[in-house]
RNA sequence: AGUGGCAGACGGGUGAGUAACGCGUGGGAAUCUACCUUUGAGUGGGGAAUAACAAUUAGAAAUGAUUGCUAAUACCGCAUAUACCCUCCGGGGGAAAGGCUUCGGCCGCUCUUAGAUGAGCCCGCGUACGAUUAGUUUGUUGGUGAGGUAAAGGCUCACCAAGACUACGAUCGUUAGCUGGUUUGAGAGGAUGAUCAGCCACACUGGGACUGAGACACGGCCCAGACUUCUACGGAAGGCAGCAGUAGGGAAUCUUGGACAAUGGGCGAAAGCCUGAUCCAGCCAUGCCGCGUGAGUGAUGAAGGCCCUAGGGUUGUAAAGCUCUUUCGCCAGGGAAGAUAAUGACGGUACCUGGUAAAGAAACCCCGGCUAACUCCGUGCCAGCAGCCGCGGUAAUACGGAGGGGGUUAGCGUUGUUCGGAAUUACUGGGCGUAAAGCGCACGUAGGCGGAUUAAUAAGUCAGGGGUGAAAUCCCGAGGCUCAACCCAGGAAUUGCGUCCAAUACUAAUAGACUAGAGACCGAGAGAGGAUAGUGGAAUUUCCAGUGUAGAGGUGAAAUUCGUAGAUAUUGGAAAGAACACCAGUGGCGAAAGCGACUAUCUGGCUCGGUUCUGACGCUGAGGCGCGAAAGCGUGGGGAGCAAACAGGAUUAGAUACCCUGGUAGUCCACGCCGUAAACGAUGUCUGCUAGGUGUCGGAAGGUAACCUUUCGGUGCCGCAGCUAACGCAUUAAGCACACCGCCCUGGGGAGUACGACCGCAAGGUUAAAACUCAAAUGAAUUGACGGGGACCCGCACAAGCAGUGGAGCAUGUGGUUUAAUUCGAAGAUACGCGCAGAACCUUACCAACGCUUGACAUGUUCGUCGCGAGACUAAGAGAUUAGUCUUUUCAGUUUGGCUGGACGAAACACAGGUGCUGCAUGGCUGUCGUCAGCUCGUGUCGUGAGAUGUUGGGUUAAGUCCCGCAACGAGCGCAACCCCUACUUUUAGUUGCCACCAUUAAGUUGGGCACUUUAAAAGAACUGCCAGUGAUAAGCUGGAGGAAGGUGGGGAUGACGUCAAGUCCUCAUGGCCCUUAUGUGUUGGGCUACACACGUGCUACAAUGGUACUUACAAUGGGACGCAAAGAGGCGACUCUUAGCUAAUCCCUAAAAUGUACCUCAGUUCGGAUUGUACUCUGUAACUCGAGUGCAUGAAGCUGGAAUUGCUAGUAAUCGCGGAUCAGCGCGCCGCGGUGAAUACGUUCCCGGGUCUUGUACACACCGCCCGUCACACCAUGGAAGUUGGUUACACCUUAAGGCAAAGCUUAUACCUUUGACUACGGUACGAUCAGCAACUGGGGUGAAGUCAUAACAAGGUAGCCGUA
Repeated sequence: AGUGGCAGACGGGUGAGUAACGCGUGGGAAUCUACCUUUGAGUGGGGAAUAACAAUUAGAAAUGAUUGCUAAUACCGCAUAUACCCUCCGGGGGAAAGGCUUCGGCCGCUCUUAGAUGAGCCCGCGUACGAUUAGUUUGUUGGUGAGGUAAAGGCUCACCAAGACUACGAUCGUUAGCUGGUUUGAGAGGAUGAUCAGCCACACUGGGACUGAGACACGGCCCAGACUUCUACGGAAGGCAGCAGUAGGGAAUCUUGGACAAUGGGCGAAAGCCUGAUCCAGCCAUGCCGCGUGAGUGAUGAAGGCCCUAGGGUUGUAAAGCUCUUUCGCCAGGGAAGAUAAUGACGGUACCUGGUAAAGAAACCCCGGCUAACUCCGUGCCAGCAGCCGCGGUAAUACGGAGGGGGUUAGCGUUGUUCGGAAUUACUGGGCGUAAAGCGCACGUAGGCGGAUUAAUAAGUCAGGGGUGAAAUCCCGAGGCUCAACCCAGGAAUUGCGUCCAAUACUAAUAGACUAGAGACCGAGAGAGGAUAGUGGAAUUUCCAGUGUAGAGGUGAAAUUCGUAGAUAUUGGAAAGAACACCAGUGGCGAAAGCGACUAUCUGGCUCGGUUCUGACGCUGAGGCGCGAAAGCGUGGGGAGCAAACAGGAUUAGAUACCCUGGUAGUCCACGCCGUAAACGAUGUCUGCUAGGUGUCGGAAGGUAACCUUUCGGUGCCGCAGCUAACGCAUUAAGCACACCGCCCUGGGGAGUACGACCGCAAGGUUAAAACUCAAAUGAAUUGACGGGGACCCGCACAAGCAGUGGAGCAUGUGGUUUAAUUCGAAGAUACGCGCAGAACCUUACCAACGCUUGACAUGUUCGUCGCGAGACUAAGAGAUUAGUCUUUUCAGUUUGGCUGGACGAAACACAGGUGCUGCAUGGCUGUCGUCAGCUCGUGUCGUGAGAUGUUGGGUUAAGUCCCGCAACGAGCGCAACCCCUACUUUUAGUUGCCACCAUUAAGUUGGGCACUUUAAAAGAACUGCCAGUGAUAAGCUGGAGGAAGGUGGGGAUGACGUCAAGUCCUCAUGGCCCUUAUGUGUUGGGCUACACACGUGCUACAAUGGUACUUACAAUGGGACGCAAAGAGGCGACUCUUAGCUAAUCCCUAAAAUGUACCUCAGUUCGGAUUGUACUCUGUAACUCGAGUGCAUGAAGCUGGAAUUGCUAGUAAUCGCGGAUCAGCGCGCCGCGGUGAAUACGUUCCCGGGUCUUGUACACACCGCCCGUCACACCAUGGAAGUUGGUUACACCUUAAGGCAAAGCUUAUACCUUUGACUACGGUACGAUCAGCAACUGGGGUGAAGUCAUAACAAGGUAGCCGUA
């Protein structure tokens, strides 16, 4: 090596398949079980072969082939059979093996009994989703017989019967190993099935058997298939879901380690051999646990960093420094238990001792809220953050960095997943009027539930015992590793299943009996309940006839239309169809839809009364069946009116509409479909219980003069308890309960859509998703705002009036344009004669050119000078400025000290400076709503709350002004009043004012006086106080008296809470940013003054109520010394000369219109004055750009102004002049002053604005709101689709490997072998089913800062809206 035996069916791996007796749990009967234990018996005598081996031989190899030799506990007969098996009870069948030995025995072998262990089979219950899977099944279900198996059984076969499963979900499809457990949760549950343990299944894919006690066998065999390897091309070989390891895939998962020392397994008599089971080691912070990275002291609170209010704070006792300690680590020495005689991989490991030096050892996340923790810088809707809300557009605690802080710690954060919170699938434990949600309504099957009573049973129910519920896990208290994690032993628990015994209240099932539910009977009653047939009158239209004449009709207004061929109107007659006025009523009936003239017939239901009968006969109701408005469909009729479509006329930007004129389907009838509505009470059906009040309909009883009371059944309103998010409901519940059904709950949209299925003639209906997308959608109520909603009230808001603007010329402001610059701001009302109470230079901010740089101006430091500075002159220059000359003269204080201050200059630095930006960072100031009458608070009360009440209501007022009432009572800011002016009177006071009286003068000039006027100080006076009426007797209103004034006398100042991110950074102030030899500062010149044009605000006019000329009377407010200026003189005049007076009740600036007379006589004029020429005046350094005025001359437009639009209600409008501020000069502007001095207001319908109450709302940036759809563009997912690709699968047929079975042949007979047959994997053909991928083209859907068209909805949304249908 081989023969033989046993083991390779254990151990180890994986989860593909499996929705199943696979698993879990509890039972059962018809079985097998090697090795092991046990009972009984036996082990006698023979035979024939064959590996190895040898020889020959085929092949590349794998592997064979032939011949020959040989052994056994390998193989085969014979004998025996206590037990054993079969039996028709006569009988029949069937075994064995020896080996070793120290001769003591030991190990075996055969048959057999019982057990243990393991395995097979059957059953109850439990074990995923889908009904857009509803029917499945033919060995199927059962029986008889046979075969087969270890064993029951359609497991298989023959025959017979026609069953079996299924709505308590069969079949089909999809997904999935199951469990102990794990995780989460208070639990009930939910999710899950790694490690460990039990069971099952699988071993490249499919089929098959062999061997064996056990397999249809992971490292066995045969066949087929795919793949890989070898090959000499003929053939062979293979199966890591064993342990390591490799490749690939992936976000991602380790060493080709040591040992059988321990535990265990197999074989062996044993030694022993095998064992990637196992025990160890290696790698990984993957998890859990433990430990360290030092401890004490240390304030000048160091340095550095960061912040800063510049003082300081913080990092922070933190560091340094000083004094200690050595766990871990490192070095050295010793050194186990695990072994019960030997044997130790781990391992010189654990542990112990000594040494060493603070030495080698800290990170991650966060800091807007949730949620512990804040500042600076950078950035500027960028970059970025983000779990949700959200942050970022120049002051970001939210981005990035830094400092500081918070949390956790050898970890921290993110991502993914599961449960929780989530009562958000609700068993515990939810809902359905309006938020999502009650089937349109009935009948009724299955099912669920069910009145009162008696008896017996014991299924549910309740109590107890015993069995089981594996171990591990979880929990409890002990023990062992120094603690812990971990380990170990005990207990508890395992809520379940089955069994025995016991109880009988309730439920159940059985038997009897009851009447309160339900039904029947008798007597009455109401009713648009239903069906059929008939009848009626009014009206409309048409037709006929008469009368009659020019229009009718229709509308916001019109037109289309009809009419002289006779309409409309009117009278008479006829026809047809449809609908039924009044009665008529939150009245009646019906299940709902729905039902309305009258009569008849047929017919359903309901109510009341009686208490006669049956005896629980009941309630609900998945599927099912029936009814079911309108529209629509089919067939046949009918057709008056109305009227989709359609036509025409209007309206309009358009008008495929609203309005008008016509008009067809249809509306009507019969028969048949459809099956939907906002089919609504948005409220399922039945039953019981729980305050009332008041109507009404139908009955009954009682009492009445009317009428009332009680009761039953309907139908309404109000209202308590209770319920509800609120609104509301409230005996007709949305209250309190029971029963049953339907539906909803993962929000809005997509979508009641797609696909599939069923129904339908069609239209379509029913059932019914997903992808994708958003962070909301929705309900009720609140406060506002708004309405082409309502009510009431006010305002020069309209109306009534007067005068204007818009037309002309000019002035002035703005836009635009232009320009080197035309500086800037203001922009509907609330910008535009505004900032500007006054641009030739200056102003001035703009432009050009030329200059300066610590600066034109301020503070501080250093140095110098104090012959500093001032004045004048010369030169250059446009000037600023630069260069120079001359003259003059010592500043203040004083402690008497060149002491202090001051001035000037120079240098450098801190800094100055900015009319540069941001009014959307701000203060202050201002405009506007609006001088409108409002805006709020405290306490109380009501409401879950937002909020309400007060403040609303009835009156009244200019007023939230006042009165009354009231769950409110009070108060504040506003209103009013207090303040000023004005109107009257008194007192006081009389100078500069005044003059009655007495004198006087030219003159209140002077004396005198202060009475008057006036001035300016103090008082008074007016309060609905008085009267009448009215009103609630109130508040008040109307009228009157008196009064200078009467109801706020007139005017002013005074502006609530707030709105407009209103205006202003160029008055001023100020954060941040920006410039710094310039965006600062100076100078000269220019510009702000331009000019085709447009707008605003004004002036002057167009004329006779006027113009011109002459004449002539009367103010007030104010101003005046760098001034006002009289008188006088000159000039035509602007003005000039001269000068009185005046620091101003003293002097001055001081009227005009009006009056009177004359002329002009309606014209581009005696209107009008622009423009232009010329000559002047004044101011000013200067009048060219660019002032005002004067004289003369010139003499434009314009003859009362389109659409539109403004102001004004009494000393007002209109008209007339005067003054002032600013200012050298300059206004038609602005702010004031007085003179003359009207008209009109019926009234609140309308326009505008405002206030109060109420109503609707899909608005809240609040109607300048919100918002719908098509089209165009981009992107995304999805449906259909000719087809095409692939998977799964039913059925039929064909072929059929290996294999077992059967038959035949061979054989004495089996076996082997050969042949045949049926079965049969893969494969093939045909026809299907189903799922998925792709797809030209096509349908809708969703999303998208600024597209187009319109305006459908929200208000009465400008035609109320919505639902179904065409």